Predicted 3D model of an 82-nucleotide RNA (Glycine riboswitch aptamer) from uncultured Dactylosporangium sp. Lineage of the source: Bacteria > Actinomycetota > Actinomycetes > Micromonosporales > Dactylosporangium. The sequence is in RNAcentral, with records from MGnify.

RNA sequence: GCGCGGGAGAGAUCGCCGGCAGUUUACGGCGGCGCCGAAGGGGCAAAUCCUCCCCGGAACCUCUCAGGCAGAAGGACCGCGC
Numbered sequence: 001g002c003g004c005g006g007g008a009g010a011g012a013u014c015g016c017c018g019g020c021a022g023u024u025u026a027c028g029g030c031g032g033c034g035c036c037g038a039a040g041g042g043g044c045a046a047a048u049c050c051u052c053c054c055c056g057g058a059a060c061c062u063c064u065c066a067g068g069c070a071g072a073a074g075g076a077c078c079g080c081g082c
């Protein structure tokens, strides 16, 4: 890296528009507020780890840019096989 399995968190939120349409729901688009962190990305400012210390580095730490907040998809990481 590939295959299989497991895999969390957070509004099925509000408003407008569209199509279907008797109405509603579901669907799509745009906008608002509230949230999540485990694709990716930024940062060591805090805390933690690697070091006796400094420097430096790292992350499931932190920030939420991205992504996500019914289901699907995705998903760090773990197990098995190659």
Stems, first nucleotide, its partner, number of pairs: 001082006011033001013032006034069003040065001041063003048058003